[in-house]
RNA sequence: UUCGCGCGGCCGCCUAAUCCGCCAUCACGCGGAGCCGGGGACCCACUCUCUUCUCGGGGUGAAUCGGCGCCGAACCCAGCGCCGUAGGGCACUUCCACGCCCGAACCCGUCAGCUAACCCGGUAGGCGGUAUGGAAGCUAGGA
Numbered sequence: 001u002u003c004g005c006g007c008g009g010c011c012g013c014c015u016a017a018u019c020c021g022c023c024a025u026c027a028c029g030c031g032g033a034g035c036c037g038g039g040g041a042c043c044c045a046c047u048c049u050c051u052u053c054u055c056g057g058g059g060u061g062a063a064u065c066g067g068c069g070c071c072g073a074a075c076c077c078a079g080c081g082c083c084g085u086a087g088g089g090c091a092c093u094u095c096c097a098c099g100c101c102c103g104a105a106c107c108c109g110u111c112a113g114c115u116a117a118c119c120c121g122g123u124a125g126g127c128g129g130u131a132u133g134g135a136a137g138c139u140a141g142g143a
């Protein structure tokens, strides 16, 4: 001097997931505000007939949809892999350009369209360390 790892502080990112108070004080717990989600009228929407195959339906979330392959008696469904994709994120906000990344997971339990009043819940977790450029807007600090 450089790189990696660990701890603390501070500053940020995804997300609704932040702040305040009380109790306890090893811990556990409770309440409020803010933010977020679900259920739930009128009205509106949905609503018919036949056949075959298969298949419950719904919710949170950006996380949908497709092609190919594997699997298989055949088909379908499901699962897995690869490639894409609706959509989403990246240090004030928006637009443009460029680049990088995500495109999951979980829950309800046969049941729910919208929905005023009303009712019920959540407030976790995971990462990063000068954070591309131009324009407009807005704003803070310093002298």
Stems, first nucleotide, its partner, number of pairs: 010129005018033005034123006044113001056111001057108004065084006087102004092137006